[in-house]
This is a predicted structure of a 1327-nucleotide RNA (small-subunit ribosomal RNA) from an uncultured archaeon. RNAcentral holds the sequence, with entries from Greengenes. Rfam family: Archaeal small subunit ribosomal RNA. Model confidence (mean pLDDT): 81 of 100.

RNA sequence: GACUAAGCCAUGCGAGUCGCACGCUUCAAGCCAUGAUGAAGCGCGGCAUACGGCUCAGUAACAUGUGGUUAACCUACCCUUAGGACGAGGAUAACCCCGGGAAACUGGGAUUAAUACUCGAUAGAUGGAAGCGCCUGGAAUGGUCUUCCGUCUAAAAGGUGUUAGGGGCAUGCUCCUUAAUAUCGCCUAAGGAUGGGACCGCACCCGAUCAGGUAGUUGGCGGGGUAAUGGCCCACCAAGCCUAUAACCGGUACGGGCCCUGAGAGGGGUAGCCCGGAGAUGGGGACUGAGAUAAGGCCCCAGGCCCUACGGGGCGCAGCAGGCGCGAAACCUUCACAAUGUGCGCAAGCAUGAUGAGGCUACUCCGAGUGCCAUCCGCUGAGGAUGGCUUUUCUUCAGUGUAAAUAGCUGGAGGAAUAAGGGGAGGGCAAGACUGGUGUCAGCCGCCGCGGUAAUACCAGCUCCCCGAGUGGUGGGGACGAUUAUUUGGCCUAAAGCGUCCGUAACCGGCUUAGUAAGUCUUCGGUUAAAUUCGAUGAUUUAAUCAUCGAGCUGCCGUAGAUACUGCUAGGCUAGGGGGCGGGAGAGGUCGACGGUAUUCCAGGGGUAGGGGUGAAAUCCUAUAAUCCCUGGAAGACCACCAGUGGCGAAGGCGGUCGGCUAGAACGCGCCCGACGGUGAGGGACGAAAGCUGGGGGAGCAAACCGGAUUAGAUACCCGGGUAGUCCCAGCUGUAAACGAUGCAGGCUAGGUGUUGGAACGGCUACGUGCCGUCCCAGUGCCGCAGGGAAGCUAUUAAGCCUGCCGCCUGGGGAGUACGGUCGCAAGGCUGAAACUUAAAGGAAUUGGCGGGGGAGCACCACAAGGGGUGAAGCCUGCGGUUUAAUUGGAGUCAACGCCGGGAAACUUACCGGAGGAGACAGCAGUAUGAAGGUCAGAUUAAAGGUCUUACCAGACAAGCUGAGAGGAGGCGCAUGGCCGUCGCCAGUUCGUGCCGUGAGGUGUCCUGUUAAGUCAGGCAACGAACAAGACCCCUACUCUUAGUUGCUACUAGGGUAACCUAGGCACACUAAGAGGACCGCCGCCGAUAAGGUGGAGGAAGGCAGGGGCCACGGCAGGUCAGUAUGCCCCGAAUCCUCCGGGCCACACGCGGGCUGCAAUGGCUAGGACAGUGGGCUCCAACCCCGAAAGGGGAAGGUAAUCCCGAAACCUAGCCGCAGUUGGAAUCGAGGGCUGAAACCCGCCCUCGUGAACAUGGAAUCCCUAGUAAUCGCGCGUCAUCACCGCGCGGUGAAUACGUCCCUGCUCCUUGCACACACCGCCCGUC
Repeated sequence: GACUAAGCCAUGCGAGUCGCACGCUUCAAGCCAUGAUGAAGCGCGGCAUACGGCUCAGUAACAUGUGGUUAACCUACCCUUAGGACGAGGAUAACCCCGGGAAACUGGGAUUAAUACUCGAUAGAUGGAAGCGCCUGGAAUGGUCUUCCGUCUAAAAGGUGUUAGGGGCAUGCUCCUUAAUAUCGCCUAAGGAUGGGACCGCACCCGAUCAGGUAGUUGGCGGGGUAAUGGCCCACCAAGCCUAUAACCGGUACGGGCCCUGAGAGGGGUAGCCCGGAGAUGGGGACUGAGAUAAGGCCCCAGGCCCUACGGGGCGCAGCAGGCGCGAAACCUUCACAAUGUGCGCAAGCAUGAUGAGGCUACUCCGAGUGCCAUCCGCUGAGGAUGGCUUUUCUUCAGUGUAAAUAGCUGGAGGAAUAAGGGGAGGGCAAGACUGGUGUCAGCCGCCGCGGUAAUACCAGCUCCCCGAGUGGUGGGGACGAUUAUUUGGCCUAAAGCGUCCGUAACCGGCUUAGUAAGUCUUCGGUUAAAUUCGAUGAUUUAAUCAUCGAGCUGCCGUAGAUACUGCUAGGCUAGGGGGCGGGAGAGGUCGACGGUAUUCCAGGGGUAGGGGUGAAAUCCUAUAAUCCCUGGAAGACCACCAGUGGCGAAGGCGGUCGGCUAGAACGCGCCCGACGGUGAGGGACGAAAGCUGGGGGAGCAAACCGGAUUAGAUACCCGGGUAGUCCCAGCUGUAAACGAUGCAGGCUAGGUGUUGGAACGGCUACGUGCCGUCCCAGUGCCGCAGGGAAGCUAUUAAGCCUGCCGCCUGGGGAGUACGGUCGCAAGGCUGAAACUUAAAGGAAUUGGCGGGGGAGCACCACAAGGGGUGAAGCCUGCGGUUUAAUUGGAGUCAACGCCGGGAAACUUACCGGAGGAGACAGCAGUAUGAAGGUCAGAUUAAAGGUCUUACCAGACAAGCUGAGAGGAGGCGCAUGGCCGUCGCCAGUUCGUGCCGUGAGGUGUCCUGUUAAGUCAGGCAACGAACAAGACCCCUACUCUUAGUUGCUACUAGGGUAACCUAGGCACACUAAGAGGACCGCCGCCGAUAAGGUGGAGGAAGGCAGGGGCCACGGCAGGUCAGUAUGCCCCGAAUCCUCCGGGCCACACGCGGGCUGCAAUGGCUAGGACAGUGGGCUCCAACCCCGAAAGGGGAAGGUAAUCCCGAAACCUAGCCGCAGUUGGAAUCGAGGGCUGAAACCCGCCCUCGUGAACAUGGAAUCCCUAGUAAUCGCGCGUCAUCACCGCGCGGUGAAUACGUCCCUGCUCCUUGCACACACCGCCCGUC
């Protein structure tokens, strides 16, 4: 308890009342006449029970709403008027008696009354016929009157009171009767009121994947039925009736007032309040009655339940409570008739789960409160403590209130007491750049998105924000949505114009005259119930709420007017439209005839080995003669050039020539008709290619198919064949990116320039259908203003402005699918969903990036032309892999790999094994009964006062525990700083102002020329500027000036055999400070007279002279936590510190970088010559001695232009003679030396011996353009020792190019893009 169950119900209550209609019974009370009263019960009778209350199943309907009609009707009780109520009669219940039955109930007999019932009279009603007036009215079929006939038919001489009479009354009575009067009733007629019945106009949900429905159906005549019309029902007759303005069918639904939302228009709801309808377990039926087809009446059927003695009976909560069930979901088996109303009654009154009250529920709306002050603590907090104040609320007492209570109100007392939660804090969106935990986990999140170790987003704490007896969540609906657009949208590219035309209904329609007044506008009247809404006032303290008054309710009906516009009727006009005439244009259609080249095939002739095809080939053809050339023939298809952003057609489409038939358009006309028009739902016609059916035809081409290639494969692209088909006739299909992705028609709105057709005019003329020009009309292109548009774009051929009509769209997918219908021979076409799924799909443009797109420019980390290498060998070195106790770690294309300056014997060193050490500071345990420490000896051990045993010294702290530190080459370079690499040997990157664009953004920064260069010049809606480039700084090359030791020595002097030394000297050289010099400055040419380029002169140097430093905005999650710094995490007696030993040096293997070579441009031996950087005190070391050498022993000088370290290739001479050698040096053996505590793992050097691979290096790949490459050595760094490394230095000293964009890349412009972690992208299919 509306939503689901109009599901089922225990129990109680919800409709009675009247004794003033009547009979009977009982009780109480009264009564000697002055009296005759009351209660209860049973029944008869009257009225009510058709209201009120509940529910929303059915119903798409005259059910409802609104406005009408009833001349087609009824109405109890009530009101008004008029009249009347006469005479008679027979029953029956209760009660009594006798039965049946378990019960419910029921049968029989006898008695009795009425306002119950019956009969008669009067009055009346009704039907038919006739009559003639009158009344109402728009109209008599209505009312009224008269006559005749037929039929039907009233009443309660009642009740009660009062008054006046009469009668009766105790073995009873509380009565009978007459009259008058009052009152309540009764009958008839007419009228009213009220309540209904019936009919009609309009309004009234969705579906056309419902298009045809209907036989009582539509109508008529006649009956029946009803209060009343009517196929409502029946008989007969006719064949109609409804429907695209949506019939019929299906789905859903009680309708309205109203309610929610919205600015409104609308959209959604309508159970609950009011009006109407319908229903009472489902269905049907009548009776009674004024009224019902009757919720608490009856009958029948069905299903359910109950009682039963099994024979038979009973019940119907969608009344109020209450129960079960259903469910997400909803209250007390309360009080009272005091108020309001209703029924009955003369009344008093009775009854009333209607109603009025209370109880329950934060379900909604409204209002209030949960305190205030002071002091102290606390961070000026949050909050807490103490003291005080107030009392709405609360507790309590009394009164009032009420039917009785509750609440409320009045007064008193007590006491801050009795009273706060929920959500949120990344954005939207108000409030944290707080702390802890977690670590793409746990979790959050409407959406976007948070979380991968520093989370304002999770979980918590703190703080803050919002609302507040509520606050949030979820589901549904509405609004936001101009996101269904009437107000108010669109359709070129976002979804959307039917493939095209004709045309029916429908919608729209030129100028003008008259009429009409339907639409339209105005006046007035009626209605639009109440409640609701709005305004005012009042009541409850306020408010919600309620009351009164007013307004309003946008609607409907009537009435009177207006006539501009629209409509309708009648007439006129010519600007729309149509017709006629004229000469032109055209691949317009259709039918027929004729022609042309090519191709293929056939025949003949000529001719010989190939042809054909491709990127390259092959399949294929050809010795039976191909390809090729010539001649002839056959066949089918097609129609070059002309040919054109040209023409024609509605579109599809149409192309050799000629002819027949035929259609349309343009232009011109002082012609004719007179709105005949526009669009067009349905409908019809046409409609490329492919396809289908039947019959022909078949040269070429060619799906399918067969071969050959290509390829990983290749059911493709390429090649060789080849069938349907392509062609014709007849028929079907009806679709295309059927596109201008742009419906048709009309009007208006700047231009410019082509072109086609026609007319007019002018000029020229070769007189041609000629040429040129101007202008008008019609078509067809391009450019472009305003305007439009999201932009692209469009722009008199609109996508602009206005009008008419049609079609279509409403996120993506599912899907143009399924089902149904319809068309088709089929293929399939047309119409055309939903479930489900998804947060985007899409358009236009922008900036990047990319492209096996285009253009321009550039680079030896590109090529080309060259030179030299690497890749093969041995060795060195780094990396990977493997191994190992450990082989520490990092770096990974360029931009890791002789890199971490990383040449590690210990150290380094981070790794492994073993051993030891170490906790500032605080707290707790301990300690003068001796802490920490040191030590002889012994044990342990590889070794060790490290530890232990024993003992001694010494004298104040204390690692046993908990915290907390030191330290960490432990982790994170994806938390960081700094530094570096790289794009980048690049020439770019931006800003200010202006301009353009809705905007992202563009312009500048583009174009042309030029440059190494965004370098410069010119142009340009840009003008300027900044950072890069350049300039600048350093070095080298030339000159000058200054200076002259430690440098130099031309000259002078002295010494010395000489080399040379010394003293002058500063010219030269050199050193190191300053200055000059180079700027396309000069000349020629090219270029635009520019920028500049090119050649030349001069000059030490020439066009940037050469080399270096510096190196933009930024990018890379580039590298580095192992250089240092640094955040977080971790270890903390071990991941810290020290020592010893080992390892980083391993070795089936792979890769990178080097060295040495493979030799004669060489090797070896001997002799001879020439540098520059640099370095030097634990150092460089001359010189002397020893040694075969490495080296050793001495030792002057040097803190340095002073002293020391110092060349090789080269030259000269000789040998070697192309061999694994006199090449090559690896490997191994022996001996020696150096450094160092220490050379076993694991150093370097010397001598002797040994003498491997290797004879120029596959694919591939690197560097280099001049003092460069190549080659030769030297110095320094590291360093005790050790360079084949790195950084420098000088010596000798070439070849080639002066180009290009092919490869690899870079820059700029442009283009496409479905990419934007940007092609190492995105993305599709299969498994």